[in-house]
This is a predicted structure of a 1531-nucleotide RNA (small-subunit ribosomal RNA) from an uncultured prokaryote. The coordinates come from a structure-prediction model, not an experiment, and the mean pLDDT is 84. The RNAcentral record of the sequence draws on ENA.

RNA sequence: AGAGUUUGAUCCUGGCUCAGAUUGAACGCUGGCGGCAUGCUUAACACAUGCAAGUCGAACGGUAACAGCGGGAGCUUGCUCCUGGCUGACGAGUGGCGGACGGGUGAGUAACGCGUAGGAAUCUGCCUAAUAGAUGGGGACAACUCAGGGAAACUUGAGCUAAUACCGAAUACGCCCUACGGGGGAAAGCGGGGGAUCUUCGGACCUCGCGCUAUUAGAUGAGCCUGCGUCGGAUUAGCUAGUUGGUAGGGUAAAGGCCUACCAAGGCGACGAUCUGUAGCUGGUCUGAGAGGACGAUCAGCCACACUGGGACUGAGACACGGCCCAGACUCCUACGGGAGGCAGCAGUGGGGAAUAUUGGACAAUGGGCGCAAGCCUGAUCCAGCAAUGCCGCGUGUGUGAAGAAGGCCUGCGGGUUGUAAAGCACUUUCAGUAGAGAAGAAAAACCUGAGGUUAAUACCCUCAAGUCUUGACGUAACCUACAGAAGAAGCACCGGCUAACUCCGUGCCAGCAGCCGCGGUAAUACGGAGGGUGCAAGCGUUAAUCGGAAUUACUGGGCGUAAAGCGCACGUAGGUGGUUUAUUAAGUCAGAUGUGAAAGCCCCGGGCUCAACCUGGGAACUGCAUUUGAAACUGGUAAGCUAGAGUAUGGUAGAGGUAAGUGGAAUUCCAGGUGUAGCGGUGAAAUGCGUAGAUAUCUGGAGGAACAUCAGUGGCGAAGGCGACUUACUGGACUAAUACUGACACUGAGGUGCGAAAGCGUGGGGAGCAAACAGGAUUAGAUACCCUGGUAGUCCACGCCGUAAACGAUGAGAACUAGGUGUUGCGGGAAUCGCCCCUGCAGUGCCAAAGCUAACGCAUUAAGUUCUCCGCCUGGGGAGUACGGUCGCAAGAUUAAAACUCAAAGGAAUUGACGGGGGCCCGCACAAGCGGUGGAGUAUGUGGUUUAAUUCGAUGCAACGCGAAGAACCUUACCUGGAUUUGACAUCCUCGGAACUUUUCAGAGAUGAUUAGGUGCCUUCGGGAACCGAGUGACAGGUGCUGCAUGGCUGUCGUCAGCUCGUGUCGUGAGAUGUUGGGUUAAGUCCCGCAACGAGCGCAACCCUCGUCCUUAGUUACCAUCAUUAAGUUGGGGACUCUAAGGAGACUGCCGGUGUUAAACCGGAGGAAGGUGGGGAUGACGUCAAGUCCUCAUGGCCCUUACAUCCAGGGCUACACACGUACUACAAUGGCCGGUACAAAGAGUCGCUAAACCGCGAGGUGGAGCUAAUCUCAAAAAACCGGCCUCAGUUCGGAUUGCAGUCUGCAACUCGACUGCAUGAAGUCGGAAUCGCUAGUAAUCGCGUAUCAGCAUGACGCGGUGAAUACGUUCCCGGGCCUUGUACACACCGCCCGUCACACCAUGGGAGUGGAUUGCACCAGAAGUAGGUUGCCUAACCUUCGGGAGGGCGCUUACCACGGUGUGCUUCAUGACUGGGGUGAAGUCGUAACAAGGUAGCCGUAGGGGAACCUGCGGCUGGAUCACCUCCUU
Repeated sequence: AGAGUUUGAUCCUGGCUCAGAUUGAACGCUGGCGGCAUGCUUAACACAUGCAAGUCGAACGGUAACAGCGGGAGCUUGCUCCUGGCUGACGAGUGGCGGACGGGUGAGUAACGCGUAGGAAUCUGCCUAAUAGAUGGGGACAACUCAGGGAAACUUGAGCUAAUACCGAAUACGCCCUACGGGGGAAAGCGGGGGAUCUUCGGACCUCGCGCUAUUAGAUGAGCCUGCGUCGGAUUAGCUAGUUGGUAGGGUAAAGGCCUACCAAGGCGACGAUCUGUAGCUGGUCUGAGAGGACGAUCAGCCACACUGGGACUGAGACACGGCCCAGACUCCUACGGGAGGCAGCAGUGGGGAAUAUUGGACAAUGGGCGCAAGCCUGAUCCAGCAAUGCCGCGUGUGUGAAGAAGGCCUGCGGGUUGUAAAGCACUUUCAGUAGAGAAGAAAAACCUGAGGUUAAUACCCUCAAGUCUUGACGUAACCUACAGAAGAAGCACCGGCUAACUCCGUGCCAGCAGCCGCGGUAAUACGGAGGGUGCAAGCGUUAAUCGGAAUUACUGGGCGUAAAGCGCACGUAGGUGGUUUAUUAAGUCAGAUGUGAAAGCCCCGGGCUCAACCUGGGAACUGCAUUUGAAACUGGUAAGCUAGAGUAUGGUAGAGGUAAGUGGAAUUCCAGGUGUAGCGGUGAAAUGCGUAGAUAUCUGGAGGAACAUCAGUGGCGAAGGCGACUUACUGGACUAAUACUGACACUGAGGUGCGAAAGCGUGGGGAGCAAACAGGAUUAGAUACCCUGGUAGUCCACGCCGUAAACGAUGAGAACUAGGUGUUGCGGGAAUCGCCCCUGCAGUGCCAAAGCUAACGCAUUAAGUUCUCCGCCUGGGGAGUACGGUCGCAAGAUUAAAACUCAAAGGAAUUGACGGGGGCCCGCACAAGCGGUGGAGUAUGUGGUUUAAUUCGAUGCAACGCGAAGAACCUUACCUGGAUUUGACAUCCUCGGAACUUUUCAGAGAUGAUUAGGUGCCUUCGGGAACCGAGUGACAGGUGCUGCAUGGCUGUCGUCAGCUCGUGUCGUGAGAUGUUGGGUUAAGUCCCGCAACGAGCGCAACCCUCGUCCUUAGUUACCAUCAUUAAGUUGGGGACUCUAAGGAGACUGCCGGUGUUAAACCGGAGGAAGGUGGGGAUGACGUCAAGUCCUCAUGGCCCUUACAUCCAGGGCUACACACGUACUACAAUGGCCGGUACAAAGAGUCGCUAAACCGCGAGGUGGAGCUAAUCUCAAAAAACCGGCCUCAGUUCGGAUUGCAGUCUGCAACUCGACUGCAUGAAGUCGGAAUCGCUAGUAAUCGCGUAUCAGCAUGACGCGGUGAAUACGUUCCCGGGCCUUGUACACACCGCCCGUCACACCAUGGGAGUGGAUUGCACCAGAAGUAGGUUGCCUAACCUUCGGGAGGGCGCUUACCACGGUGUGCUUCAUGACUGGGGUGAAGUCGUAACAAGGUAGCCGUAGGGGAACCUGCGGCUGGAUCACCUCCUU
């Protein structure tokens, strides 16, 4: 410090997720030791049991228990009992001090509660210092005794008694009150020691110590007040009657409405009052670079609370955790009458919970209470126990060791890896274990001695020094030593990317994983296991949570044209900001000083535990606040000026600016009349509609309403909405010119106010045209639409509402600055002319473009540039601009405005493709022009379907269907039935036997089994070997079994279409672009020109084969002109010709003319056998279709192995209601039949072609010459031509079907071959919608051959014969190429995608209500308590005139008030029949609304309508394609 994830790819925006650190944690797996920390975050839920606050006999009366001592009794001579407060001590009690500290918890509290800085009107026990005092009396009450009540708790009455308990009196410096005269108020003693003196022998007295009283001061602690800071919600906007202030009084320790009476009407609030939710606050902790954010365990400071609520008492201090009273809930005891209790102290229990410890030890240390002290108490504390809860440290060995062991795993079978790892050998002993030894935490106190102080004192007491005697819970501790032995000690997570780490097996969208992206559908590095590896390590992972990354709330440090985001526009209040000069002030600002900012923590430097964690000393820091001193530039304040901002006055100017009244003509419609006749109207085409009752058309006149053509213009005006005939009246603003005046008067603007298109609403008018709704007609599968005919609200006017729009420049207002160019509108200036032509200033309004900005597109002096001021708004998509609540509205609705839930995206700009019922250009038998077919018939053949035991399998739009199959009777054959074999029909290896091989008979359908007879071979170094056959064993064979979506190879297709790319350079942030586009041209990315491109590659073309012309060479089996010869090129001969087969020539737009850019090229012509690629073939770029093929072959994986292998017989692949494809033959006279005559090419042949001749009507048979082929054979070519018959018919057309008889092949023609003869003679008379081929030696037509093959050809592949018609042309259909445009597509239009309905689940709104909780108001009620009143009762101290009084207590009562109750509201939570929409779901239903001009451009607002998406009306927008026009700009 970043990374993953939206896309085919890119940049941006933007969310989600991850890597880090952390925790009082929990869970899973695992677990050796020690140190230091930490440990109920939940139920402030309920608590059994024990302990947690006592102490003082030196305050007191005393003596229940214990001990000592004394006395007495019994006596057993050391025991028991009694007795004595005499002593040590001490239960209970009086009294004092302490129980207000310490300890716990965080419920409440949004507050002067806390933090920080200050303040004045206060109190403060014990402590310190100081001053003064401490005199003299009195009356009680506990304990105790006696008598009662009660179950108990406890309590009543009578009597005795002490005090440092209580009460007077005296005194009063200082203190308090005061009217300044005065008045008021205190105390307590106890203990140690003691020389004189006195003594009632107790003591007095002195002294010391402690204690007491009053006052002052301090310290400490506490109370009160104030400034500032201190969480959300405005869907909480108004709150407040003791409320705000004053006066008087009361009250308090103290100021104060703290309380009361009276008076006034204030006080708080947009700088957020009130209400509501949540919350103890802080030092700090975690995180972060910081600023911040989150938190507030342990430790420390403050606050609050102590079962819940209320209350006071005591006290220095409480409204009191282990005190009291009352009410309530709960628990316990009970004799039912009544009582007791409060763990949020320490342990512990139950409960809750994911979850948090021992009913431990000790007061040894530190501290606290009491005490003179010893000491006692102390669950504070110190320790121990439990827990890997955290941090820190240590260990689980070290060295050597290759046969690279065994085993595991993988394997390409060679090996690799685990791995120096282990074993082995040599060492060490930390920790744990056993044994021993062993600091420090301890200083005091006490006793004794000495010195000093005090004192009358050598007592006492205090301080110091020396000595003596002790004090340790932890603790079997730390540390150290010895002993033995590698001995007792390693796991967890992960290994697709992020993110370090890879293979095998299993599984097969299952099981499962997952933080995000995503894995899993038979080869999973992603699931589970294993091996291996990586990371951390006594831990490791997961979950939860916080910060970070996140600049994703942006102060530091973001944005708003199109991504989310500028209010529709203006005016203006508060607020914010504000020109220039001088003086002054010192609020902001800056500097210094002082105080404070607790300690701990963090940081730095040291020190102590072996180190570290940890502990400890010092420093720094604590960024803050307050006080004070100064500075005066800037901001602010004050005062005085200025004129550049702003405004006012004057003269002009332009204008659809606004309001009102009036006027005008064109057009539509209607009415009346005239002319006139059969249609009009409307559409893609029609129909509804109108018209013979006279329409439409045309002329004249009239009525009425609405809108104002041309001018008209990216022209004008207005803040925006908006404004368009003309005239008049009233009126707002702007601009310009020149002077004068005011003197900052300004800008922005939360709330607020006004204006605000269309639609809509209310009332009243008006109503020509248009036109939601509605009706009808069409279209359509449907058509609630688009189209047509009608048509009502509405559109218009007046008044009043509504307040919204794509109210848009999707761009808030104002100000300043920053290159230019060119139009246009208004005003002014200059010069000046042929000319409103040129130059220039200000104000508007457009376009192009530089810098700059921007993600890009783009913006660019009219900024989206550079800055300033103010306002508004945004923070992922959906849910949703919705619900609820509020406000406004007559309503429609507007405005303000969430959450649950859900997704990992949603989005912007640009790129490359693909697509478009977008555009342009071009090509192709693509259309058109023609010729012939298919589709109808019969048959053949293939396919589907059906059937079947099986009808084997594959191919399935073009690009499957006479395809694999160049040929299924058996075989083939893979299928079915039945019968057999199991190392196998086939390969290699091993062992044994045998030559191989041939043969007989029997059984059987055969395979096979049994049986029989021959035969014994070849090589040899004599051991044996080679081939072959049989048997056996196991490795293995075998599989046309599966997967073409695991593959290779081969093939089809787009397409013989002209394309597909690269290097370097350049442009762009980038994907990419350029080149390859443009202008021409071509069959062609063919060539030329131009050009930020220059070159190159694969394709095109050419090179190859063949045909066409000629030449050369060579002539056998081919040929024959000349010569001879024959029946015959038969033979001699010839090498001319044909032909054969080798080599060459030829054609290149080369030549001429024209066109074209002086080009490329095109057109025409000449010559030539051939002319512009001469015809045909081979040749198939990058790629597409997971195209086809595992059944050609090869091959990974999986599967079968007495079977899915192998063999055999028979059957099937040939089935047949049907449908389709491809062919053949026809339907006839351009024909059929009969006879005759003629002309090919290319092939094939010895397991073959087969001649002549003979037989047969024929298929064919007999025959065997010739031929391994330019020699022989197949072999007859057929259409054609000549002659004849047929004469338009289901025929002398057509030949299916069927019968009979045959031939051939073959082991065998039944299922199931071909052919022949005779007989039979079906459909069919040119074929609906639709559709195919072909542009010249082509179509059409005619025959011939070959492969396969025993036989089987209408198929396939070849060959030649005869031989046309037409093409104006590119509008349209199909396919393709290039450029461009739009896109929400990228699996790419066979795309994407919207809504209703149906089903399931989820959260949520409404809902008659129902049940809780908090709370307001009104009223009732009123415990305990306090205060006031009261004389019903009682009453020790004081006073008394002795009567009583003062005072007190009880009771009663008044006020206040907790709980409780009633009524009525607000808020909130839960629940609720039913219901509304929303979200998510597998391949449901209906349509097709959007994306392309999405097939009616879309969208916004509004209104109506409709199953639904939606449709229609009105107004608006471009975020609309295409074409045309206008204007402007550039070149």